The RNA shown here (Glycine riboswitch aptamer) has 95 nucleotides and comes from Micromonospora nigra. Rfam family: Glycine riboswitch aptamer. About the family: This family represents the bacterial glycine riboswitch. The sequence is in RNAcentral, with records from Rfam and Ribocentre. Its mean pLDDT, the model's own confidence on a scale to 100, is 75.
RNA sequence: ACCACCCGUGUGGGAGAGACCGCCCUCUGCGGGGGCGGCGCCGAAGGGGCAAAUCCUCCCCGGAACCUCUCAGGCAAAAGGACCUCGCGGGCAGG
Numbered sequence: 001a002c003c004a005c006c007c008g009u010g011u012g013g014g015a016g017a018g019a020c021c022g023c024c025c026u027c028u029g030c031g032g033g034g035g036c037g038g039c040g041c042c043g044a045a046g047g048g049g050c051a052a053a054u055c056c057u058c059c060c061c062g063g064a065a066c067c068u069c070u071c072a073g074g075c076a077a078a079a080g081g082a083c084c085u086c087g088c089g090g091g092c093a094g095g
Base pairs, nucleotide, nucleotide: 002095003094005091006090007089008088009087010086012084013083018039020038021037022036023035024034025033026032040075041074042073046071047069048068049067054062
């Protein structure tokens, strides 16, 4: 120095599920927007849970996720969005 790995950042892509019902507010009114309540749903922000491997044997602890739970979040658009591509900065010192 390069590759891998980790963190941050920018860019592009990025799913699912009621534009539900009732009441209220705003607006001249429709429409739109917002708030509250109710039922129904979604899982890919976050959060919670767990198996085997792991060892001489046993016990305990640890032990992942896009799996699972739906607390949070979400169910027109917008926003968000795990993950992936490419770029930049930093870390690390495994090759």